Record summary
The part of an RNA shown here (small-subunit ribosomal RNA, 5' domain) has 499 nucleotides and comes from an uncultured prokaryote. Its mean pLDDT, the model's own confidence on a scale to 100, is 87. Rfam family: Bacterial small subunit ribosomal RNA. Gene Ontology terms of the family: structural constituent of ribosome and ribosome.
Context: one part of a larger RNA
RNA sequence: GAUUGAACGCUGGUGGUAUGCUUAACACAUGCAAGUCGAACGGUAACAUUGAAGCUUGCUUCAGAUGACGAGUGGCGGACGGGCGAGUAACGCGUAGGAAUCUGGCUAUGAGAGGGGGACAACCAUUGGAAACGAUGGCUAAUACCGCAUAAUACCUUCGGGUCAAAAGUGGCUAGUAAUAGCUGCUGCUUAUAGAUGAGCCUGCGUUAGAUUAGCUUGUUGGUGAGGUAAAGGCUCACCAAGGCCACGAUCUAUAGCUGUUCUGAGAGGAAGAUCAGCCGCACUGGGACUGAGACACGGCCCAGACUCCUACGGGAGGCAGCAGUGAGGAAUAUUGCACAAUGGAGGAAACUCUGAUGCAGCAACGCCGCGUGGAGGAUGACGCAUUUCGGUGUGUAAACUCCUUUUAUAUGUCAAGAAAAUGACGGUAGCAUAUGAAUAAGCACCGGCUAACUCCGUGCCAGCAGCCGCGGUAAUACGGAGGGUGCAAGCGUUAUUC
Numbered sequence: 001g002a003u004u005g006a007a008c009g010c011u012g013g014u015g016g017u018a019u020g021c022u023u024a025a026c027a028c029a030u031g032c033a034a035g036u037c038g039a040a041c042g043g044u045a046a047c048a049u050u051g052a053a054g055c056u057u058g059c060u061u062c063a064g065a066u067g068a069c070g071a072g073u074g075g076c077g078g079a080c081g082g083g084c085g086a087g088u089a090a091c092g093c094g095u096a097g098g099a100a101u102c103u104g105g106c107u108a109u110g111a112g113a114g115g116g117g118g119a120c121a122a123c124c125a126u127u128g129g130a131a132a133c134g135a136u137g138g139c140u141a142a143u144a145c146c147g148c149a150u151a152a153u154a155c156c157u158u159c160g161g162g163u164c165a166a167a168a169g170u171g172g173c174u175a176g177u178a179a180u181a182g183c184u185g186c187u188g189c190u191u192a193u194a195g196a197u198g199a200g201c202c203u204g205c206g207u208u209a210g211a212u213u214a215g216c217u218u219g220u221u222g223g224u225g226a227g228g229u230a231a232a233g234g235c236u237c238a239c240c241a242a243g244g245c246c247a248c249g250a251u252c253u254a255u256a257g258c259u260g261u262u263c264u265g266a267g268a269g270g271a272a273g274a275u276c277a278g279c280c281g282c283a284c285u286g287g288g289a290c291u292g293a294g295a296c297a298c299g300g301c302c303c304a305g306a307c308u309c310c311u312a313c314g315g316g317a318g319g320c321a322g323c324a325g326u327g328a329g330g331a332a333u334a335u336u337g338c339a340c341a342a343u344g345g346a347g348g349a350a351a352c353u354c355u356g357a358u359g360c361a362g363c364a365a366c367g368c369c370g371c372g373u374g375g376a377g378g379a380u381g382a383c384g385c386a387u388u389u390c391g392g393u394g395u396g397u398a399a400a401c402u403c404c405u406u407u408u409a410u411a412u413g414u415c416a417a418g419a420a421a422a423u424g425a426c427g428g429u430a431g432c433a434u435a436u437g438a439a440u441a442a443g444c445a446c447c448g449g450c451u452a453a454c455u456c457c458g459u460g461c462c463a464g465c466a467g468c469c470g471c472g473g474u475a476a477u478a479c480g481g482a483g484g485g486u487g488c489a490a491g492c493g494u495u496a497u498u499c
Base pairs, nucleotide, nucleotide: 001499002498004496006495007494008493009492010491013371014370015369016368017367019364020363021329026327027326028325030324031323032322035076036075037074040073041072043069044068047067048066049065050063051062052061053060054059055058083282084281085280092207093206094205095204096203097202098201101199102198106195107194108193109192110191111190112189114148116146117145123138124137125136126135127134128133154163155162156161168187169186170185171184172183173182174181175180208254209253210252215245216244217243220242221241222240223239224238225237226236227235257279258278259277260276261272262271263270264269284305285304286303287302288301307318308317309316310315335361337360338359339358343357344355345354346353347352374404375403376402377401384395385394386393387392409436410435411434412433413432414431418426443488444487445486446485447484448469449468450467454483455482456481457480458479464471465470
């Protein structure tokens, strides 16, 4: 000199744009953050419509008939999005390759979707419990579940052969009194092949410090066989062999998420890894599997533990490292806001619903950038203040005063783009026009040398200053105040960090 997710002191007008718990991966009150589909299903708790009945004429009752829909069965999604960095020195990450794999939804193509069956919720009845939540019996639907048929370019094979599937829903037209049937469109279903995307696995090289850590290892290293996995493999197991790593630093210990990047520097390098983006890991602590295309799953399940809460003491409930917010810790870090209008995501045929993702607003000079706090004229130069050799000198064209302007401010009016037909949270916002009137707006540090900027008074090795050298003991340009000056400026200094 540059730098910062900064803090502290004094001060503080405004706009834009970024950023904002670096500490306790400490504990959390409350609300919200993942639902959706009635065009899969049985239904009808609530609301509305329609119809019917009753009368007391504006109410009651009835009817899933219609719009819809609580709870339930079923499907898809809760593996994304969002948070955090505890752990990890590792194929975790980066980079370059590889072969023994899977991949819901999406795209393309081929083939098929025939005919049956039995249940379980909801519901009803009885019943247990303080609650959480159940138990028994009975009825019932489906795109839920299970056989049969069909069966290849799929799977298995001893190459003879054998094995495996499915689900319907809805719109239109025609016929029919209706039930329903036929044709057709859309969505869905089964199987197979290929693609795309995503994911798992293996390898070369690179990836902090310590030798005051020198030896480490028994599934350890390799082989055969088997099991297991989507898949190669000691991944696991049986048997066999005795190997494998290491001063090119194994093992151990400490520290640490990695990278793109960021800061600095002429560069080489050094330091960092906030925000944004990619990857990894974690979800109260430890362990486990289930479901599923995908998890060993933040707002799923089970077990154990610590903690908190409820309890009728028998037993139960919970997990903010989601968004706000609270306590605690700390030098220190924001609102219990608005909206799904846009972008994107989930479900749905769609309308639409949900979305603390996201878009916005609020708070903070925390950073960067922009603008302003007026402009011109105005005296041999007011007052005041400071100083003085008492003549004067400085403050100083500074003020007053005259003329002017209106960025900003205030008030009024108008008014966007962002939105493809409709739909705007932001927001009567940005912008534009008019009016008023210099009106609403300057501080902080320093002045001995380094280092730009000097005098007076007070103090008297005291009080104090100080980054280094050093000032202060009666004339202190170094302490404190004042006048003046210098530097930066809505900031200025100090402290801390890095180069």